[in-house]
Context: one part of a larger RNA
């Protein structure tokens, strides 16, 4: 060297473990914002830093309930210096202060700054002054009346949020095994708007010779009728069966009082000893006991009976809000749709590619009738049947989930599960727009190793001490493998 065993070293797989994820159900809530918001800067402490909280009244202030013994958030221990049964801390309702920026709104601006006018003042300072729109008045040109124009005042708006929803725009890869109509798709994606849902809606509808009876959603009908370089694809309707149910012409706001459920905090809440092993007992063994409580968690291994709690029972000063009733007040009842219907050309939307293309929408240009009247019943025409356009509101039933409670899982357990268990959208990368990590466990309890001894007043390590265990000593449970030693055997 090399195989073999032993026995360490580095490393951090594996098992256990959960603070944190993921999916869900059911309740809620559906917004915040000029009374200045989401988001931020930059202060606040007996304290230097970061989080949290708070705003110069700054880790807090009043106040109205709850709680009852300690208490001055965390990383992070100690101290100081003070509160507190004359009720703090802590937790709920209400209120108060809320610096600067930020829609940011007095101008101006490289956010968090810099520079003003006006009014009042107690001379500290305190209000006000953006823009658009709507109303009122006031004033006002070319130009007489008038009008743009300017001014004052009141009301409103502005921005920002996850998806849901209406509306105006609107792709491409791709698919057709190529590729142009077509597909993808009215999909992503830009704007605009608004709610808790939005949209739709009370027949100028179907249907078919019998009848129905606004709108919405789900099954079905049905991959059917059909569209379609009849390719590749698209793809209804009627009818049926359920959920839901409401009609109308201002359908209604708002105030008070009463009564009642429920939300923000919170309160009562049964019943167990010994013995054994252990370092602890809840385990073992022995005899009890409660259950409208044997969900779960926690205690020094596994605990119904040791805590918190469950099961049931109870509770609100305040604040906002449902519902039910009574009364009061305001508001207010349109009157039947003409540049329409329809028709030319040219899109477009319907499952419907212009087709035999009906029917709805309208750039463009014609243009009616008036209930003895009109639209439709997929070309058109009679005849028959329906319905009444050109105004206009309307709950459930439906979609959705940034949030908030409870509670669930043949879901994840640290290279998994959110990127992020951990001070992560951080550090770090980019001019930037954007990308975008790594990284969790000592111990039941810091009992974290007082004293000695090596050494550089070191690292570090050996004694002695804690501990159940320190090969459990902070690079700390468990500690594989690669990878490197040390001894002892043999081979060479």
């Nucleotide at each position: 060297c090399g195989c073999a065993c032993a026995c360490g070293g580095u490393g951090g797989a594996u098992g256990c473990c959960u603070u944190g994820g993921c999916g869900g159900c059911a309740g809620a809530a559906g917004g915040c914002g000029a009374u200045g918001a989401a988001g931020g800067a930059c202060g606040u402490g007996g304290a230097a830093g970061u989080c949290u909280g708070c705003g110069a009244a700054a880790u807090g202030c009043c106040u109205c309930g709850g709680g009852g013994a300690g208490c001055u958030g965390a990383c992070a221990a100690a101290c100081a210096a003070g509160c507190u049964u004359u009720g703090a801390u802590c937790c709920g309702g209400g209120g108060a202060u809320g610096u600067c920026c930020g829609a940011a709104u007095g101008g101006g601006g490289a956010a968090a700054c810099c520079c003003a006018c006006c009014g009042c003042u107690u001379c500290g300072g305190c209000g006000g002054u953006a823009u658009c729109g709507c109303u009122a008045c006031c004033u006002g040109a070319a130009u007489a009346u008038a009008u743009a124009g300017g001014g004052u005042a009141g009301c409103g708006a502005g921005g920002c949020g996850a998806a849901c929803c209406c509306g105006g725009g609107g792709a491409a890869c791709u698919g057709a095994a190529a590729u142009a109509u077509c597909u993808a798709a009215g999909u992503a994606c830009c704007c605009g708007g608004a709610g808790g849902a939005a949209a739709a809606g009370a027949a100028a509808u179907c249907a078919a010779u019998u009848g129905a009876g606004a709108c919405u959603c789900c099954c079905u009908g049905a991959g059917u009728a059909g569209c379609g370089a009849c390719g590749a694809g698209c793809g209804a309707a009627c009818g049926g069966g359920g959920a839901c149910c409401a009609g109308c012409c201002g359908a209604u706001u708002g105030g008070u009082a009463u009564g009642g459920a429920a939300a923000u905090a919170g309160u009562g809440g049964a019943a167990c000893a010994g013995u054994c092993u252990g370092g602890a007992a809840a385990g073992u063994c022995u005899g009890g006991c409660c259950a409208u409580a044997g969900u779960g968690g926690g205690u020094g291994a596994u605990a119904g009976c040791c805590c918190c709690g469950u099961a049931c029972a109870c509770g609100a000063a305040a604040u906002g809000a449902c519902c039910a009733u009574a009364u009061c007040a305001a508001c207010a009842u349109a009157u039947u749709a003409a540049g329409u219907a329809g028709g030319g050309c040219g899109g477009a939307g319907c499952a419907c590619g212009u087709g035999a293309a009906a029917c709805u929408c309208u750039g463009u240009u014609u243009g009616a009738a008036g209930a003895u009247a009109g639209g439709g019943g997929g070309a058109c025409c009679a005849u028959c049947c329906u319905c009444u356009a050109a105004g206009g509101c309307u709950a459930a039933g439906u979609a959705c989930u940034c949030u908030c409670u409870g509670c669930c899982g043949a879901c994840c357990g640290a290279u998994a599960g959110u990127g992020a268990a951990c001070c992560a959208g951080u550090a770090c990368c980019g001019u930037g727009a954007g990308g975008g990590a790594a990284a969790g466990g000592c111990g039941a309890a810091a009992a974290g190793a007082a004293c000695c001894c090596c050494g550089g007043a070191g690292a570090g390590g050996g004694g002695a001490g804690u501990g159940a265990a320190a090969u459990a000593g902070a690079u700390c449970c468990u500690g594989a493998a690669a990878c490197c030693g040390u001894g002892u055997g043999c081979g060479u």
The prediction has a mean pLDDT of 85. Predicted 3D model of a 492-nucleotide part of an RNA (large-subunit ribosomal RNA, domain I) from a marine sediment metagenome. It matches the Rfam family "Bacterial large subunit ribosomal RNA". Its family is annotated with ribosome and structural constituent of ribosome in the Gene Ontology.